[in-house]
Formats: sequence, C1' cells, structure tokens
RNA sequence: GCCGAUAAAGGCAAACCAUUGGAAACGAUGGGACGCAAAGCCAUAGGGCCUUACGAAAGUAUGGCAGCCGAGCUACCGAAG
Repeated sequence: GCCGAUAAAGGCAAACCAUUGGAAACGAUGGGACGCAAAGCCAUAGGGCCUUACGAAAGUAUGGCAGCCGAGCUACCGAAG
C1' cells in the first nucleotide's frame, strides 16, 4: 500500500415525527436508527433518477438527489492475508 475483523476508540444517520424554508422535487434544525469502512467532499460538462415550465413528440430550460453507479480529491483504526 492492497485489504477490511463478530477488534477497539470514535463517526455518519434511512423510514418516521416535530418545527421551519420552497410552487414542487427537496433542504435546514431537533428527535429517531434502517443501515454505512468513505453514508466525508464533489451535482455548469460522466451516466442515472426526480421536480416544475414549455412541447404532439423528440426534447429544451429549471431546480433537486452524493444513502443509485462510476471518476476525482481527502481521511480514522489495524487483526488475518
């Protein structure tokens, strides 16, 4: 370094609920834990999904999702191999 243990210390937090922002997707805060070894960052121009507007459609525009997959950047711990 790869790798990831019925290891230790710690971390994050789905659904749902409350408050709140938004037309919506969805976001923020608190509660809550289904899970997670990158569930840390990154969403003008990797792909995908969702919202809204327009459109006969193809699609165009708009905003959103990193806990859908991949790329990039960064990072705690250390058994076996």

Model confidence (mean pLDDT): 88 of 100. The RNA shown here (c-di-GMP-I-GGC riboswitch aptamer) has 81 nucleotides. Of the family's consensus pairs, 90% are formed in the model. It was read from a public genome assembly, where an Rfam model found it.